[in-house]
Context: one part of a larger RNA
RNA sequence: UUGGGCGUAAAGCGUCCGCAGGUGGUUUUUCAAGUCUGCUGUUAAAGACUGGAGCUCAACUCCGGAAAGGCAGUGGAAACUGAGAAACUAGAGUUCGGUAGGGGUAGCGGGAAUUCCCAGUGUAGCGGUGAAAUGUGUAGAUAUUGGGAAGAACAUCGGUGGCGAAGGCGCGCUACUGGACCGAAACUGACACUCAGGGACGAAAGCUAGGGGAGCGAAAGGGAUUAGAUACCCCCUGUAGUCCUAGCUGUAAACGAUGGAAACAAGGUGUGGCUUGUAUCGACCCGAGCCGUGCCGUAGCUAACGCGUUAAGUUUCCCGCCUGGGGAGUACGCACGCAAGUGUGAAACUC
Numbered sequence: 001u002u003g004g005g006c007g008u009a010a011a012g013c014g015u016c017c018g019c020a021g022g023u024g025g026u027u028u029u030u031c032a033a034g035u036c037u038g039c040u041g042u043u044a045a046a047g048a049c050u051g052g053a054g055c056u057c058a059a060c061u062c063c064g065g066a067a068a069g070g071c072a073g074u075g076g077a078a079a080c081u082g083a084g085a086a087a088c089u090a091g092a093g094u095u096c097g098g099u100a101g102g103g104g105u106a107g108c109g110g111g112a113a114u115u116c117c118c119a120g121u122g123u124a125g126c127g128g129u130g131a132a133a134u135g136u137g138u139a140g141a142u143a144u145u146g147g148g149a150a151g152a153a154c155a156u157c158g159g160u161g162g163c164g165a166a167g168g169c170g171c172g173c174u175a176c177u178g179g180a181c182c183g184a185a186a187c188u189g190a191c192a193c194u195c196a197g198g199g200a201c202g203a204a205a206g207c208u209a210g211g212g213g214a215g216c217g218a219a220a221g222g223g224a225u226u227a228g229a230u231a232c233c234c235c236c237u238g239u240a241g242u243c244c245u246a247g248c249u250g251u252a253a254a255c256g257a258u259g260g261a262a263a264c265a266a267g268g269u270g271u272g273g274c275u276u277g278u279a280u281c282g283a284c285c286c287g288a289g290c291c292g293u294g295c296c297g298u299a300g301c302u303a304a305c306g307c308g309u310u311a312a313g314u315u316u317c318c319c320g321c322c323u324g325g326g327g328a329g330u331a332c333g334c335a336c337g338c339a340a341g342u343g344u345g346a347a348a349c350u351c
Stems, first nucleotide, its partner, number of pairs: 003323004007305002012319001014201004021194003025088007033081002035077009049065006091191001092188003095184005103177007110154001114150008125136002162169002206248006215242002220237004259318006267296011300307002324351003333344004
């Protein structure tokens, strides 16, 4: 490489956009590149195959024959692929009317709690733990009342409920803005799917510069624990950080450990959004359709666990990836980065 695979055994890029490339709906017609087919030429001899013959047989040698396949030329077929022309509407998109939403960005506002400051009341403890101690307090703490300041996060509602491509998103209001779903069927008429390279986004931690700093809290200090305890767990402090602005980094068990798109193939039962029927004064209730999100389960699949119309079932197309363990996500080289490091990524050796 072929083959076989990728939920958990090795293996789905963190996610999306997208050029080239690959693949691609229905009908008619033309061409004949692919495809199928007839004929011709060629594919040296020897060898191989096959029918005979000759050495006493065989090996060996000699004579005859046939291909299969390839290449080229020429004649034909037109179902399929392709190319050209014309058309269609079931894919895709646009339009119109509605709907839901923590989707995004910016601004303004709010209350509870915490800590600190000021003042009042008040007196000996408070705090903390398994138990204590460090700590704090007669220079008046803790508790309680009133006032003020600051920063961060938004209880209840809240829900295997919603939105987003993923990361993720939750106090209220306003402005700007992206997407989705349902219904109508007016318009375009295959405009589609996937995507190497490329681009954009991308939790936390970390980095640069400037702010901010209540609570929490790596490091560090102390108290305990312990035989020891340079630790885990616990306690008292506490710096970076956590927060904001502008940039960088580009990784995660970035998980559904399950790439994307399309079609087909039992059901039952929750829940969110929309449309609609019966009914009703009306809203509910009950039923039908589409889209999402869960549970159970048939056929089928699976090594089993389990999956099961949201597939891991049955198929098609495109991409990514795997090929024994260790060495090793290391070395070297290259690229990117301020750095930390990231991406790409071996071998010797060994079992």